Transfer RNA from an archaeon, 72 nucleotides, folded computationally. Its Rfam family is "tRNA".
[in-house]
C1' cells in the first nucleotide's frame, strides 16, 4: 500500500428499508427485623462521521475515522 469484517445505552448485544429492543448495571416502589436475593416501574441512544439514492435510511451506495484481521 491492497482487500475483507466490525463500530447501535454506561457495558454486552440483537435489529432481511417503514416510529430502536433485550441482558447487566443506574435511579424509584413493592417484599424483607436489616442487607442481599427477588417482584414491579422508570430514566438513559444525534444508531462513529459526512454526503448520496428513497415518499421513508441503524440497514442500501460513496468518502473518511476508529478496532479487529488476511496479503504485500
Nucleotide at each position: 500500500g491492497u482487500c475483507c469484517c466490525u463500530g447501535u445505552a454506561g457495558c454486552u448485544u440483537a435489529g432481511c428499508g417503514g416510529u430502536a429492543g433485550a441482558g447487566c448495571a443506574u435511579u424509584c416502589g413493592g417484599c424483607u427485623g436489616u442487607u442481599a436475593a427477588c417482584c414491579g416501574a422508570a430514566a438513559g441512544g444525534u444508531c462513529g462521521c459526512a454526503a448520496g439514492u428513497u415518499c421513508a435510511a441503524a440497514u442500501c451506495u460513496u468518502g473518511c475515522c476508529g478496532g479487529g484481521g488476511a496479503c504485500g